The RNA shown here (transfer RNA) has 76 nucleotides and comes from a Woeseiaceae bacterium. The coordinates come from a structure-prediction model, not an experiment, and the mean pLDDT is 81. The source organism's lineage runs through Bacteria, Pseudomonadati, Pseudomonadota, Woeseiales and Woeseiaceae.
RNA sequence: GCCGGUAUAGCUCAGUUGGUAGAGCAUCUCAUUCGUAAUGAGGGGGUCCUUGGUUCGAGUCCGAGUACCGGCACCA
Numbered sequence: 001g002c003c004g005g006u007a008u009a010g011c012u013c014a015g016u017u018g019g020u021a022g023a024g025c026a027u028c029u030c031a032u033u034c035g036u037a038a039u040g041a042g043g044g045g046g047u048c049c050u051u052g053g054u055u056c057g058a059g060u061c062c063g064a065g066u067a068c069c070g071g072c073a074c075c076a
Base pairs, nucleotide, nucleotide: 001072002071003070004069005068006067007066010025011024012023013022019056027043028042029041030040031039049065050064051063052062053061
């Protein structure tokens, strides 16, 4: 330098054909218990890496950039 992949909640990850952003774990509250754990019920937590574009509407499509991972090339 070229090619590919990944980026979404505190963590690990889903998200179909573009149409109100989700799960598990963690956290908080309540129930249960003599108490704790476990179990059950409920709540909070997100501008979807950044920026621009297309569209009535973008996590999803298109362009540019950034970070990380992998492969290839160059090093006379």